[in-house]
């Protein structure tokens, strides 16, 4: 190069029947404590890009980015 699979959602790891996007961890505050830690409460921030289908898409189609893996030359 080519032609198939996976994966892409918060700072990180991962959920999320088509119907309000949520955990745990950080992180920052606060309560407690002489002071921390710990535990408690509270904050923090997101669906890779464009397009189609739908009353309504993270989710379904479809084209393009990224990474990872098979095959072929």
């Nucleotide at each position: 190069u080519a032609g198939g699979g996976c994966a892409g959602u918060a700072g990180u790891u991962c959920a999320a029947c088509g119907g309000u996007a949520g955990a745990a961890c950080g992180a920052c505050g606060g309560u407690c404590u002489c002071c921390a830690a710990a535990a408690c409460c509270g904050u923090u921030a997101g669906u890779g890009a464009g397009g189609g289908u739908u009353c309504g898409a993270u989710u379904c189609c479809u084209u393009c980015c990224u990474g990872c893996c098979c095959u072929g030359a």